[in-house]
Small-subunit ribosomal RNA, 3' major domain from an uncultured bacterium, 456 nucleotides, folded computationally. It matches the Rfam family "Bacterial small subunit ribosomal RNA". Model confidence (mean pLDDT): 84 of 100.
Context: one part of a larger RNA
RNA sequence: UGACGGGGACCCGCACAAGCGGUGGAUCGUGUUCUUUAAUUCGAUGAUAAACGAAGAACCUUACCAGGGCUUGACAUCCAGGGAAAGACUGCGAAAGUAGUCUGUGCCUUUUGGAACCCUGUGACAGGUGAUGCAUGGCCGUCGUCAGCUCGUGUCGUGAGAUGUUUGGUUAAGUCCAUCAACGAGCGCAACCCUUGUGAAUAGUUGUAUUUUUCUAUUCAGACUGCCCCGGUAACGGGGAGGAAGGAGGGGAUGAUGUCAGGUCAGUAUUUCCCUUACGUCCUGGGCUAGAAACACGAUACAAUGGCUAGUACAAUGCGCAGCGAAGCCGCGAGGUGGAGCAAAUCGCACCAAAGCUAGUCUCAGUUCGGAUUGGAGGCUGAAACUCGCCUCCAUGAAGUCGGAAUCGCUAGUAAUCGCGCAUCAGCAUGGCGCGGUGAAUACGUUCCCGGGCCU
Numbered sequence: 001u002g003a004c005g006g007g008g009a010c011c012c013g014c015a016c017a018a019g020c021g022g023u024g025g026a027u028c029g030u031g032u033u034c035u036u037u038a039a040u041u042c043g044a045u046g047a048u049a050a051a052c053g054a055a056g057a058a059c060c061u062u063a064c065c066a067g068g069g070c071u072u073g074a075c076a077u078c079c080a081g082g083g084a085a086a087g088a089c090u091g092c093g094a095a096a097g098u099a100g101u102c103u104g105u106g107c108c109u110u111u112u113g114g115a116a117c118c119c120u121g122u123g124a125c126a127g128g129u130g131a132u133g134c135a136u137g138g139c140c141g142u143c144g145u146c147a148g149c150u151c152g153u154g155u156c157g158u159g160a161g162a163u164g165u166u167u168g169g170u171u172a173a174g175u176c177c178a179u180c181a182a183c184g185a186g187c188g189c190a191a192c193c194c195u196u197g198u199g200a201a202u203a204g205u206u207g208u209a210u211u212u213u214u215c216u217a218u219u220c221a222g223a224c225u226g227c228c229c230c231g232g233u234a235a236c237g238g239g240g241a242g243g244a245a246g247g248a249g250g251g252g253a254u255g256a257u258g259u260c261a262g263g264u265c266a267g268u269a270u271u272u273c274c275c276u277u278a279c280g281u282c283c284u285g286g287g288c289u290a291g292a293a294a295c296a297c298g299a300u301a302c303a304a305u306g307g308c309u310a311g312u313a314c315a316a317u318g319c320g321c322a323g324c325g326a327a328g329c330c331g332c333g334a335g336g337u338g339g340a341g342c343a344a345a346u347c348g349c350a351c352c353a354a355a356g357c358u359a360g361u362c363u364c365a366g367u368u369c370g371g372a373u374u375g376g377a378g379g380c381u382g383a384a385a386c387u388c389g390c391c392u393c394c395a396u397g398a399a400g401u402c403g404g405a406a407u408c409g410c411u412a413g414u415a416a417u418c419g420c421g422c423a424u425c426a427g428c429a430u431g432g433c434g435c436g437g438u439g440a441a442u443a444c445g446u447u448c449c450c451g452g453g454c455c456u
Stems, first nucleotide, its partner, number of pairs: 007456002010453004015446002019410005026300008034291002042053002064286007073125001077124002079121005086103007107114002127275002130273002136269001138264003141260001143258001148187006154163003167178003193252004198221007224246001227240005302403001306362007318349003323342002328337003369400001374395007416438007
């Protein structure tokens, strides 16, 4: 000078408290450990790993295993020789490939050759998801959107250093004010950016029969403690008016100096080491999907604020040409057929919703709750659904009657609950990212638990 203290003072945060809903018990899905395996590829491991890399493992992916092949190689540059390229066929083979046969002759040109491509050979080299994240770059997580971290000059101290940055107020804030051997400055804070809430103007192929309106796009206005009262030297705080909005209006993007030798050599780059007829590379099949057990994150429930049946109402974000696919017809249904329209405010996904509302039924049961599991019959995608996809119908109908110790999220259009869309994607979503509908309760307070800031 820091760090730490079951030392002290002050302050903050869904940190506690006050509430609401969960997890921990059941079944299933996914991930992980462990075990098993020829292989169950690798990484991530308290907070900061575990629906994480993976925005989607049937083949491919794929890195793993077994078997079958190749050795200048699947890929790049250079050299020599030959041939345009390319296409078709035959034998063997699971394929990769291998052994042959036939067709074919292009473009530029100084007629030597050249460009692109293919084959053979030689070696330089290629190649490695092999090791090292404790050799690294870059990127990321975390403390933490916490209010801090520093510098120049001056002053003090022998010096390490201190001061400034402390103190008194105030703030979300090292925010601002006052004071002070300090005076200034930088990175952070705030603001500038995007979005949402109000109004105006302009435009409009959307909407309406038309106007006002709504909507879409752009520009502008508006909020600044500006006005009033009270307190205060000030900063500022409390209340009020007007206003769509009030004191940072709501949300987002934005993450200082640094910490954890944090994570990543498997995204890429890269040091050093290692392999080179193999630790490279091609193919077929298998595995990553196993299952005594444990953990993590979720889905569905255990029902009457409910289940089922019938009728009926209201969205927003988005996406679409190898695509979205209407009407009509067939099928109980998944779906099939059909092909209008649409490169989309015009057509389609999509009558775009579901919870909701109105009736009826069930009457507290392991049930008309719950839907696992299993059998059968089908549909779709795709060369191919056995290992190992999703969906439909019929039948079956398990555990489960609200969950021990413990533990998580959330302060308002939030929690809870309801559905919809998108990315990945041939197909596959209970995960991820968005969108709207309905829409609460509680906060006395800071003693305590956790984390953080400042002074001592």